This is a predicted structure of a 73-nucleotide RNA (transfer RNA) from a Clostridia bacterium. The source organism's lineage runs through Bacteria, Bacillati, Bacillota and Clostridia. Its mean pLDDT, the model's own confidence on a scale to 100, is 80. It matches the Rfam family "tRNA". The family's RNA type in Rfam is transfer RNA. Rfam's curators write: Transfer RNA (tRNA) molecules are approximately 80 nucleotides in length.
RNA sequence: GCUGUUAUGGCUCAGUAGGUAGAGCACGUCCUUGGUAAGGACGAGGUCCCGGGUUCAAAUCCCGGUAACAGCU
Numbered sequence: 001g002c003u004g005u006u007a008u009g010g011c012u013c014a015g016u017a018g019g020u021a022g023a024g025c026a027c028g029u030c031c032u033u034g035g036u037a038a039g040g041a042c043g044a045g046g047u048c049c050c051g052g053g054u055u056c057a058a059a060u061c062c063c064g065g066u067a068a069c070a071g072c073u
Stems, first nucleotide, its partner, number of pairs: 001072007010025004019056001027043005049065005
């Protein structure tokens, strides 16, 4: 330098025929227990790496950039 993959709540990840974002764990309150653990209910938390474009509408499609990883030279 070239190619590919990945980038989504604190963490690990889902989310394709585009329709205003979810799960598990963790966190907070409460219930249950004599008390823990386990279990249960509810809740807070992300405008989806950045900037543009297409569209009535973009995490999702297109272009550029950044970062990580892998391969090639």